[in-house]
The prediction has a mean pLDDT of 79. Glycine riboswitch aptamer from a Peptococcaceae bacterium, 107 nucleotides, folded computationally. The sequence was found by an Rfam model in a public genome assembly.
């Protein structure tokens, strides 16, 4: 000096699913309760693979390959619905865009 990987703010986009039924208050609203639903906050779970030791087979009985069942690890927008969330606005939302600052990857 170039400035990956991730990471943080900020500005914009951004879905889905009771206007549901009772109850209460300080009554365009908010709180509990009870169904119904909903995946895009977050959590949680799985696969292929790969690791270790264990038996069995081959094998120059040495290395290495197979095959079994056990544990470890291990992705998501999959699955789960614990949270969360269900007209409107508000607010939140993975992801995505674009600035910026951390960072220190290859060169």
């Nucleotide at each position: 000096a170039u400035g990956a990987a991730g990471g943080a703010u900020g500005c914009g986009g951004a879905a889905g699913a009771a206007a549901u039924g009772g109850g209460g208050c300080g009554u365009u609203g908010c709180c509990c309760c009870a169904u119904a639903c909903c995946g895009a906050a977050g959590g949680a779970g799985c696969a292929a693979g790969u690791c270790a030791a264990c038996g069995c087979c081959u094998g120059c009985c040495c290395a290495g390959g197979g095959c079994g069942a056990u544990g470890g690890c291990a992705a998501a927008u999959c699955u789960u619905u614990c949270a969360g969330g269900u007209g409107a606005a508000a607010g939140g939302g993975a992801c995505c865009g674009c600035a910026c600052c951390c960072g220190g990857a290859c060169g």